Small-subunit ribosomal RNA, central domain from Candidatus Vidania fulgoroideorum, 345 nucleotides, folded computationally. RNAcentral holds the full RNA, with entries from ENA and SILVA.
Context: one part of a larger RNA
RNA sequence: UUGGGCGUAAAGCGUGUGUAGGUGGUUUAUUAUGAUGUUUAUAAAAUAAUGAUUAGAGUCAUUAGGUAAACAUUACUGGUAAUCUUGAAUAUAUGAUAGAGGGAGGUGGAAUUUUGCAAGUAGUAGUGAAAUGCGUAGAUAUGCAAAGGAACACCAAUAGCGAAGGCAACCUCCUGGGUUUAUAUUGACACUGAGACACUAAAGCAUGGGUAUCAAACAGGAUUAGAUACCCUGGUAGUCCAUGCCCUAAACGAUGUCAACUAACUAUGGUAAAUAAUACUUGCUGUAGUAAAGCUAACGCGUUAAGUUGACCGCCUGGGUAUUACGAUCGCAAGAUUAAAACUC
Numbered sequence: 001u002u003g004g005g006c007g008u009a010a011a012g013c014g015u016g017u018g019u020a021g022g023u024g025g026u027u028u029a030u031u032a033u034g035a036u037g038u039u040u041a042u043a044a045a046a047u048a049a050u051g052a053u054u055a056g057a058g059u060c061a062u063u064a065g066g067u068a069a070a071c072a073u074u075a076c077u078g079g080u081a082a083u084c085u086u087g088a089a090u091a092u093a094u095g096a097u098a099g100a101g102g103g104a105g106g107u108g109g110a111a112u113u114u115u116g117c118a119a120g121u122a123g124u125a126g127u128g129a130a131a132u133g134c135g136u137a138g139a140u141a142u143g144c145a146a147a148g149g150a151a152c153a154c155c156a157a158u159a160g161c162g163a164a165g166g167c168a169a170c171c172u173c174c175u176g177g178g179u180u181u182a183u184a185u186u187g188a189c190a191c192u193g194a195g196a197c198a199c200u201a202a203a204g205c206a207u208g209g210g211u212a213u214c215a216a217a218c219a220g221g222a223u224u225a226g227a228u229a230c231c232c233u234g235g236u237a238g239u240c241c242a243u244g245c246c247c248u249a250a251a252c253g254a255u256g257u258c259a260a261c262u263a264a265c266u267a268u269g270g271u272a273a274a275u276a277a278u279a280c281u282u283g284c285u286g287u288a289g290u291a292a293a294g295c296u297a298a299c300g301c302g303u304u305a306a307g308u309u310g311a312c313c314g315c316c317u318g319g320g321u322a323u324u325a326c327g328a329u330c331g332c333a334a335g336a337u338u339a340a341a342a343c344u345c
Stems, first nucleotide, its partner, number of pairs: 003317004007299002012313001014199004021192003025084001027082005034076001035073008047064007087189001088186006095180003101175007108152001113147006123134002160167002204245006214238001218234004256312006264290010294301002318345003327338004
């Protein structure tokens, strides 16, 4: 390399859009690229088959496999010209419909903290126990008022939405996608997708705001043999907003996307039909739980497959060295991406 693999052993890019490429539905005609066949030519040996020869090893001949040309065939494949409606998409019914999908603006109540006033007196806070801390300059607890920032209890769910990251108080505006019913239109317009492009939690970075809470760093008190920790009292970046970067996660279903086929049952979200009915039933589309066949090393998976197949992409090839070095690209930086070897077991 071939091969064999990728839920947990090495291995699915974090996710999507999409270029090249690869692959591609029905029927007819035509063509003859591939394909198949025949003939001829060509071409070292080794190889294989058959035959001849030989005591035997072996030797010789023909053929096969390779290449080229001509001719033939047209089921399949490709090209060309048409065709169809099942795949795909769109339109109309100003159809129906669910939703924490996204963006902007506004509003609300509970709580924490701080401040002011009232009233009130000696503690409070904290812990395994304490102490640091706060408090007679009147704290804590209580009542009223105000300020400001951040997050939205209950509802709440194996629920819902989104490509993923993710998304939850309420109202308004703008806006993306989905599901479902009927009719019609286009007529394969499709699938995948190297590069490329876009998005991408938290932390971090830049500039300018904001800063209630919490809280890396830091300080103090404890604990301890020590305690650069766990516990306690404080506390700055940060946490929040705007704009621009960063581009990584156990970015997980540790399971790439699309399509077809293969027992059932239960629960539940959406919708359509039917119905007196919101019940029951049936269809489509999601989300979960059992489970036949089958698969799996086992665990388990099981119509949302890890079953049976097809198309395309990505990735793996003993452990360490190594999420590394060097180089390159990107970045303000932090660093990210790509990615070895010596040596060693």